The part of an RNA shown here (small-subunit ribosomal RNA, 3' major domain) has 475 nucleotides and comes from an uncultured organism. Its mean pLDDT, the model's own confidence on a scale to 100, is 81.
Context: one part of a larger RNA
Parts: sequence; structure tokens; C1' cells
RNA sequence: UGACGGGGGCCCGCACAAGCGGUGGAGCAUGUGGUAUAAUUCGACGCAACGCGCUGAUCCAUAGCCGGGCUAGAAAAAUAGGGAAUGCGCUACAAAUACAGGAGUGGCCGUAAGGGAACCCUAGUCCAGGUGGGGCAUGGCUGUCCUCAGCCAGAGUUUUGAGAUGUUGGGGUAAGUCCCGCAACGAGCGCAACCCCUGUCAUUAGUUCCAUCAGUUCGGCUGGGCACUUUAAUGAGAUGCCGGCGUCAAGCCGGAGGAAGGUGGUGAUGACGUCAAGUCCUCUUGUCCCUUAUGUCCGGGGCUUCACACGUGCUACAAUGGUCGGUACAAAGCGCAGGGAAACGGGAGGGUAAGCCAAUCGCAAAAAGCCGACCUCAGUAGAGAUCACAUUUUGCAACUAGACUGCACGAAGCAGGAAUCGCUGGUAAUCUUUGAUCAGCAGGCAACGGUGAAUACGUUCCCGGGCUUUGUACA
Repeated sequence: UGACGGGGGCCCGCACAAGCGGUGGAGCAUGUGGUAUAAUUCGACGCAACGCGCUGAUCCAUAGCCGGGCUAGAAAAAUAGGGAAUGCGCUACAAAUACAGGAGUGGCCGUAAGGGAACCCUAGUCCAGGUGGGGCAUGGCUGUCCUCAGCCAGAGUUUUGAGAUGUUGGGGUAAGUCCCGCAACGAGCGCAACCCCUGUCAUUAGUUCCAUCAGUUCGGCUGGGCACUUUAAUGAGAUGCCGGCGUCAAGCCGGAGGAAGGUGGUGAUGACGUCAAGUCCUCUUGUCCCUUAUGUCCGGGGCUUCACACGUGCUACAAUGGUCGGUACAAAGCGCAGGGAAACGGGAGGGUAAGCCAAUCGCAAAAAGCCGACCUCAGUAGAGAUCACAUUUUGCAACUAGACUGCACGAAGCAGGAAUCGCUGGUAAUCUUUGAUCAGCAGGCAACGGUGAAUACGUUCCCGGGCUUUGUACA
């Protein structure tokens, strides 16, 4: 000087407390461990691994297993020789659009001689290839403490020196934010601001919109109107005003006006460093290893096992509910190998097919809500696991192993022990909608809006963190 203390002081955070809803019990989904397996590819392991890499395992992907092939190779550059390239059928090998064999047809420019690019075959060679090893050899990227308020150097001063000072002290802040003081002075990286979205208004513009006027098939449908809504570009707007407190300061408290008030709300943004944290399976790369195989192609199976244990979720246990009928109101997205109106079917959906490269057409029905009827406390008209049959669809293919529909079957579960998690406002809770991935498959993830609470006395305690001081046989 740090680090540590079941030492002290000050302060903060859904850290506790005050509340609301969960997890832990049940069934299922999903990840992990274990078990089993020919193989169940690999990585990730307190917070910071476990709906994580994977934003989507029937083939492929695929790296693992079994079997069948190839060896200058599936893909790359270079040399020489030859052939237009190459496409379509047929056959044998258990199978295979792997690989191999046979036969036929088709031919660029040019009259011809001939010709060039690309591609294929053959030869030999310098080589390719590796999701093989180690993230404790690396780059890059990322997590974490932590959006915590810290971290650092210059010359100066000081100490024999390591160092100290500045950065400590008194106030004050979300903040090393600011003020005052001071052997310190002035800076840098962070904080804040600048950026995006959102909340108010104005201008510009009218394919949205429809107040006034007219027509109307009653649909902004048409003429028309840019008022309103809306869209999207540029601006305005909160650094202000008044009173009190405070050291005449920084600032704090209250008030006015205002759409908004003390960082208005939200996002992006992550200092110096820590964990030899994670990743050599995105990519990059030194080194080691394989080179008729640890490379590469194909078929099949596996990643989907199942006594069990754990994590994360979904659905419930009902009446603030369930079922049936009627009826209302969003936002944000996406669409041409696409989304698909209307009309058909009891349904998944089928076939015909308008308009749409979309503020124009479509996905699209928003759901909870409201109104009415039934159910009346029961393992039920609650719950829907499991399973039989019949279908639908995507795809070469749905047995291992997709999703959905109809009918039948109708399990556990009557509120969950110890323990434990999230959340302070348009939040929690609850309700649908959309997107990425994607042929198909969403209970996951990323977003959108609808309805919309309770509580916070406070900082004694638990956890984490910041500053300062003290002790130390630790570095």
C1' cells in the first nucleotide's frame, strides 16, 4: 500500500421489512445429472452451468455408432495431355441419386482450317483436408462484480524509502455531481449531457382521415374538404419563476403556471481492473497429432433410452369459475418458391380463385370484457394426462420419431413440508396478438398492445456494494 475481521462510523440497492403473485406437492413440456446403450456427438457446473450454445435433431444439419465406398481426394490454386461441357433412360451388387458398369441420343463460334472461356477425365508433383488435442500458448467476442462510482498519470510538495498528497475534511448529490476549505495546481478515462423511442404543441404534406356541404346501393361508397385523427421530416418546450431552509454557497423543501418538474419515463451506452471465468464446435491462429484416415461420400440407426434426482416452464386443483349463444374495443409485425378474400366441408382442411411487391389487398378471429341461459360444491358439465379407432396436412419418407382434427377413454391433483424466487406503477398479476428460426413442428425466445392492483413504518437484522477509520503472526 492492499486484502481480510462473527472491529467501529456514514451511505446505498426489491437487500430486509410492508405487500401481491409464485416455485418446492400433481400431470405434462423442456434442459441437466445419473442409468442404460453399438452410439445415445461435444461444450457449459455457486451467484455468473442446467427452455444455455440450439432463433426450431424423422433424412440433411451431424461432429458420435453400424455397414458399404473413394484415396491428389467432397471443395482450392498451379503443370501437361485428352475430351465440347453435359443431360436422359437401363442393369448388377442385401439396400443406396455413394460407387461401379453397359448402351443410346442430343453438340458452342466458324464456310472451312481451326478456336477460346468454363467444365470433365488421366498423369505425376508442390499439397489439400481435420467440429482431432489443449481457451493454462493466443487474437477476436462474451459473461461477471456493475451502470457500482470509481480508476489513473503529469510536473509540484513531502518521506532515507516503499509511498503519501491531489482523490482526505465540512456540507450536498443518483453520481470523485457540485459548493466551501485545504500544499496543492491543472488535467484524463468513467458520471452526466450529446443518440433512439415515448409524453405536449407548431410548420410542411395528403393514397390515412371525414367536421361542414351535396349525392348515395347506407359501405368515406362518390363528388369534395386538409379542419380533426394519423403518418414522418423540421422545430419549440423545463438550464426557468416565487417563498422558506441553508454558510451570502452547492443544494433541499413547498408553491404557481404548465402536456410534462426537479435525471419526466424507457432504451442503447459498461471506466481501471477481477475471476489463468467462457469459447481452438462461429471465425482467427502458434504448436502437437492423423494423412488408403482422426480426411471424405452414401444407406440405416442414434442425439427422442428411462427405476430415478435436480433446474426452468405450461396446465390445473374450480363458482372472482366452467359450458353454450350474442356482442364490443388494440398495438406492433409479416407477405411473391409468399400471405391468400368470397363461396364449400361438422372439423383439421380441400379444390376453384379475385385483389396484393401492400397506410391500397391479405394474414386477422384479438382474448380477457359486457349481455343472456345452464351447471350448484361433486373428483362434478372442474381438470385434462393416458390410450383405442377414424381422419387431415407438410415432406422422397411421419414405424423407431412431427403437428393438427373428430369420436371414445377420463389418471394424478381439493392450494402444496423444510426451504426458496420475482416485483415499487401503467409495475406485479392476468389476457390475447405478432415475429425470428422454419417444408412441417413453440408450453421456449424476442417483441406488441388490452385489463390493471396491494404495500413501503423504517434501516435493528440477512445478502451484496461504496467511502472512511482501526487491528493483523496475511500478500